Transfer RNA from a Candidatus Pacearchaeota archaeon, 72 nucleotides, folded computationally. The coordinates come from a structure-prediction model, not an experiment, and the mean pLDDT is 84. It matches the Rfam family "tRNA". The family's RNA type in Rfam is transfer RNA. Rfam's curators write: Transfer RNA (tRNA) molecules are approximately 80 nucleotides in length.
RNA sequence: GGGAGUGUAGCUCAGCGGGAGAGCACAUGACUGAAGAUCAUGGAGUCCCCGGUUCAAAUCCGGGCACUCCCA
Numbered sequence: 001g002g003g004a005g006u007g008u009a010g011c012u013c014a015g016c017g018g019g020a021g022a023g024c025a026c027a028u029g030a031c032u033g034a035a036g037a038u039c040a041u042g043g044a045g046u047c048c049c050c051g052g053u054u055c056a057a058a059u060c061c062g063g064g065c066a067c068u069c070c071c072a
């Protein structure tokens, strides 16, 4: 230098045009002598950035940035 992949909650990830989600973690309550486990409830996101297409974009298109892999 060329190519491919990835970027969504604190962590690991799902979500291939209209509801932003799961598990774990965390908080509160129940339970317990106290914890753990279990059960219930709850908080937490400008979906990496900028622009475009569309009535509508996490999702499609273009350009950047970061990381990983391959080629040179």
Base pairs, nucleotide, nucleotide: 001071002070003069004068005067006066007065010024011023012022013021018055026042027041028040029039030038048064049063050062051061052060